[in-house]
RNA sequence: CGCCGAAUCCACGGAGGACACCGUGGACCGGGGGACCCAUCAGUUGGGGCGAAUCUCGCCGCUUGCGAGAGGCGCAGGCUCUUUCAGCGCCAGCCCGUCAGCUAACCCCGGAGGCCGACGAAAGAGA
Numbered sequence: 001c002g003c004c005g006a007a008u009c010c011a012c013g014g015a016g017g018a019c020a021c022c023g024u025g026g027a028c029c030g031g032g033g034g035a036c037c038c039a040u041c042a043g044u045u046g047g048g049g050c051g052a053a054u055c056u057c058g059c060c061g062c063u064u065g066c067g068a069g070a071g072g073c074g075c076a077g078g079c080u081c082u083u084u085c086a087g088c089g090c091c092a093g094c095c096c097g098u099c100a101g102c103u104a105a106c107c108c109c110g111g112a113g114g115c116c117g118a119c120g121a122a123a124g125a126g127a
Stems, first nucleotide, its partner, number of pairs: 002115003008027007028111006038101001046099001047096004054070006071091005079126007
């Protein structure tokens, strides 16, 4: 420089060498709860949320694991976006706490963390 991700920007004040720290406010981005109507008929085999991170089959196996299929996600062609083929990777983790379908008004919450390649062929649109 760039990548995954909502995880960025601005103003004021404090301290201050400082894009770093603390506080307040705003913009913007993201998530949850929550009517009528509609939908659902289940409820310890609890149920649900964030996230791409699910389902099925087989093998081994106390557990842990391994393989395959379907499905989902990401990356490079170096301005951006979309699509196809090929290539390379991922399919985790965490949270609520017996409780939540959708959902206008309304209410609440987050703006972190983790990475470092030298790597193709086409089509279209925009700037």

Background
Predicted 3D model of a 127-nucleotide RNA (c-di-AMP riboswitch aptamer (ydaO/yuaA leader)) from a soil metagenome. RNAcentral holds the sequence, with entries from MGnify. It matches the Rfam family "c-di-AMP riboswitch aptamer (ydaO/yuaA leader)". Rfam's curators write: This family represents a conserved RNA structure found upstream of the ydaO and yuaA genes in Bacillus subtilis and related genes in other bacteria. Model confidence (mean pLDDT): 77 of 100.